A computed fold for a 72-nucleotide RNA from a Polyangia bacterium, annotated as transfer RNA. Its Rfam family is "tRNA". Rfam describes the family as follows. Transfer RNA (tRNA) molecules are approximately 80 nucleotides in length. Lineage of the source: Bacteria > Pseudomonadati > Myxococcota > Polyangia. Its mean pLDDT, the model's own confidence on a scale to 100, is 81. The RNAcentral record of the sequence draws on ENA.
RNA sequence: GUCGCCGUUGUCCAAGGGAGAGGACGCCAGCCUCCGGAGCUGGAGAUCCAGGUUCGAUUCCUGGCGGCGACG
Numbered sequence: 001g002u003c004g005c006c007g008u009u010g011u012c013c014a015a016g017g018g019a020g021a022g023g024a025c026g027c028c029a030g031c032c033u034c035c036g037g038a039g040c041u042g043g044a045g046a047u048c049c050a051g052g053u054u055c056g057a058u059u060c061c062u063g064g065c066g067g068c069g070a071c072g
Stems, first nucleotide, its partner, number of pairs: 001071007010025004018055001027043005048064005
């Protein structure tokens, strides 16, 4: 340099045009306990950036940024 894949909560992963953006771990609060842990209940927290297409974009397209890989 060219090509491919991937960027979603603190972390790991779903959702592939009509979502309340879901799950696990973690975090906070409550219950329980002498205290903690475990367990139970509840809660906060996210779509890399800018355009485009569309009635509607996490999803499709273009460019950028970042990560990984292959080739040279």